Large-subunit ribosomal RNA, domain IV from a Terriglobia bacterium, 347 nucleotides, folded computationally.
The full RNA is in RNAcentral, with records from ENA.
[in-house]
Context: one part of a larger RNA
RNA sequence: CACUCGCUCAGGAACUAGGCACAUUAGCUCCGUAACUUCGGGAGAAGGAGUGCCCCCUAGGGUUCACAGCCCAAGGGGGCCGCAGCGAAUCGCGCUCUGCGACUGUUUAACAAAAACACAGGUCUCUGCAAAGUCGAAUACGACGUAUAGGGGCUGACGCCUGCCCGGUGCCGGAAGGUUAAAGGGAGAGGUCAUGUGGGAGCAAUCCCGCGGCAGCUUUGAACUGAAGCCCCGGUGAACGGCGGCCGUAACUAUAACGGUCCUAAGGUAGCGAAAUUCCUUGUCGGGUAAGUUCCGACCUGCACGAAUGGCGUAACGACAGAGCGACUGUCGUGGCGAGUGACUCA
Numbered sequence: 001c002a003c004u005c006g007c008u009c010a011g012g013a014a015c016u017a018g019g020c021a022c023a024u025u026a027g028c029u030c031c032g033u034a035a036c037u038u039c040g041g042g043a044g045a046a047g048g049a050g051u052g053c054c055c056c057c058u059a060g061g062g063u064u065c066a067c068a069g070c071c072c073a074a075g076g077g078g079g080c081c082g083c084a085g086c087g088a089a090u091c092g093c094g095c096u097c098u099g100c101g102a103c104u105g106u107u108u109a110a111c112a113a114a115a116a117c118a119c120a121g122g123u124c125u126c127u128g129c130a131a132a133g134u135c136g137a138a139u140a141c142g143a144c145g146u147a148u149a150g151g152g153g154c155u156g157a158c159g160c161c162u163g164c165c166c167g168g169u170g171c172c173g174g175a176a177g178g179u180u181a182a183a184g185g186g187a188g189a190g191g192u193c194a195u196g197u198g199g200g201a202g203c204a205a206u207c208c209c210g211c212g213g214c215a216g217c218u219u220u221g222a223a224c225u226g227a228a229g230c231c232c233c234g235g236u237g238a239a240c241g242g243c244g245g246c247c248g249u250a251a252c253u254a255u256a257a258c259g260g261u262c263c264u265a266a267g268g269u270a271g272c273g274a275a276a277u278u279c280c281u282u283g284u285c286g287g288g289u290a291a292g293u294u295c296c297g298a299c300c301u302g303c304a305c306g307a308a309u310g311g312c313g314u315a316a317c318g319a320c321a322g323a324g325c326g327a328c329u330g331u332c333g334u335g336g337c338g339a340g341u342g343a344c345u346c347a
Stems, first nucleotide, its partner, number of pairs: 001342008011332001014331001019328001027051005036041001038157001052080006060072004081085001093326007100318002105117002121155007133141002158313004163243003168240002170236005177231003183225002188220005196211006244262005271305001272302001283299005
């Protein structure tokens, strides 16, 4: 010097990002216990008192035929010792306000345990059974189930609620018209070619060049017929989503219940709001502190909350996050002392 541990006057969070870590508390019995509450809880709330040993008396209980004996035992009276009686060890620190998530659970094996996931509950949608759905085929699962069932999506206990927009996208329904594939259809067109014909060479047989061209084969091919889909017509938001601007106006001022105008599918309702959301911003006011960019309560000017991508509350719960108070302490002012193990020396 390092690690692990013990003690430390007076102070007591001044430490620090932050009371991280440490310390305090601690068992049992009795007294006592607030707001709030879903009446269960909160609660071991908080806050107090007692606690050892010896002697005497004893309710009650167990066993039992028995107040015989034995065992358990609250309670009462008296006494003894120590600084200290849950004498060692084991063995809750507590309270208040707020955010988020209802809760118990689950998770990143090995940097994240959470406000993330799940959850009961809610709702939408699909599925009539050879179900929908899953799987590479089949077997199979779903299910030896049958809509009070099963699959999928979103939300997430509970309470009060969940507004407006169907123009776009999606989904559902519709079938009159438009468009439309394969297929059917075959008007026509081309190629080949029997044969016919014109010309040329040759005595001739024959050959060469050109024109027309049947059947067959072949290359194509218009009209017309032709489903779903799309266009079209409706519906649908706990489907994807969206939910305005400018100007003026009241007998102080300010503000605007009111009016005008433009645009839109419709212009954000209730509730909440500088918020896990507020840029300006340490907004302003109030509270707490001697002093508070955090915190709590309000205001509303919401850069850019808002209603199952749920809104706002909420008792209980949380190794969650922020703030405060008490107790407590070497976290600190600021160190000091001690112990053990290393370090160091020798073998």

Rfam family: Bacterial large subunit ribosomal RNA.